[in-house]
């Protein structure tokens, strides 16, 4: 240099064109408890970035950034 794969809440992980983007842990508040913990209830919190296609994109296409892997050349 070339090719391939990956990027979603703080973390892990679903959804694969039509959802209010879901779940678990963690965090916050409440209930319970003498207190803490557990348990239960509620809440906040995300589609890496920029374009394109589409009535509609997290999903499909292109590019950028970052990560991983394979490979060529040089020495």
């Nucleotide at each position: 240099g070339g090719c391939g794969c990956c990027a979603u809440c703080u973390u892990c992980u679903a959804a694969u064109g039509g959802u209010u983007a879901g779940g678990a842990a963690g965090c916050u508040g409440g209930u319970u408890u003498u207190u803490c913990a557990c348990a239960c209830c509620a809440g906040a919190g995300a589609u890496a970035c920029g374009g394109g296609u589409u009535c509609g994109a997290u999903u499909c296409c292109c590019g950028u950034u970052g990560g991983c892997g394979c490979u060529a050349c040089c020495a």

This is a predicted structure of a 75-nucleotide RNA (transfer RNA). Rfam family: tRNA. Rfam classes the family as a transfer RNA. It was read from a public genome assembly.